This is a predicted structure of a 74-nucleotide RNA (transfer RNA) from a Candidatus Harrisonbacteria bacterium.
Taxonomically the source falls in Candidatus Harrisoniibacteriota (Bacteria, Bacteria candidate phyla).
The coordinates come from a structure-prediction model, not an experiment, and the mean pLDDT is 82.
It was read from a public genome assembly.
It matches the Rfam family "tRNA". About the family: Transfer RNA (tRNA) molecules are approximately 80 nucleotides in length. The family's RNA type in Rfam is transfer RNA.

RNA sequence: AGCGGGGUGGAGCAGUUUGGUAGCUCGCCGGGCUCAUAAUCCGGAGGUCAUUGGUUCAAAUCCAAUCCCCGCAA
Numbered sequence: 001a002g003c004g005g006g007g008u009g010g011a012g013c014a015g016u017u018u019g020g021u022a023g024c025u026c027g028c029c030g031g032g033c034u035c036a037u038a039a040u041c042c043g044g045a046g047g048u049c050a051u052u053g054g055u056u057c058a059a060a061u062c063c064a065a066u067c068c069c070c071g072c073a074a
Base pairs, nucleotide, nucleotide: 002072003071004070005069006068007067010026011025012024013023020057028044029043030042031041032040050066051065052064053063054062
């Protein structure tokens, strides 16, 4: 060189099958409750979905190339 899997808020993962408002858990911030903390409840911030280009009215999703990580084989 080759084959397979993966890259999505700070962390771990869904969402791709069937293109149509980007979600879940934990964490973070503010508030309620409490003498206080934990637990619990309510609210909020944080994503240009690895990069670039293409198809499309519309792309995390389809297509191509590139980059990075893991595994197999050699």